[in-house]
RNA sequence: GGGCCCGUAGCUUAGCUUGGUAAAGCAUCUGGCUCUUAACCAGGGGAUCGAGGGUUCAAAUCCCUCCGGGCUCG
Numbered sequence: 001g002g003g004c005c006c007g008u009a010g011c012u013u014a015g016c017u018u019g020g021u022a023a024a025g026c027a028u029c030u031g032g033c034u035c036u037u038a039a040c041c042a043g044g045g046g047a048u049c050g051a052g053g054g055u056u057c058a059a060a061u062c063c064c065u066c067c068g069g070g071c072u073c074g
């Protein structure tokens, strides 16, 4: 240098194929239960999706460029 894959909440991931209110588990916070803690039960907050641009009424999703990581070819 060429090819392929990955980047979404504090963490691990789904959603992308087929554009239409961003979801789950764990963690965290509040309440309940308990002598207390843990466990268990109920509820809440938290990501505008790696960055920028384009297409579109509408983009995590499609297109382009770039950044970071991994695999591979030479």
Stems, first nucleotide, its partner, number of pairs: 001073007010026004020057001028044005050066005
Molecule: transfer RNA
Organism: archaeon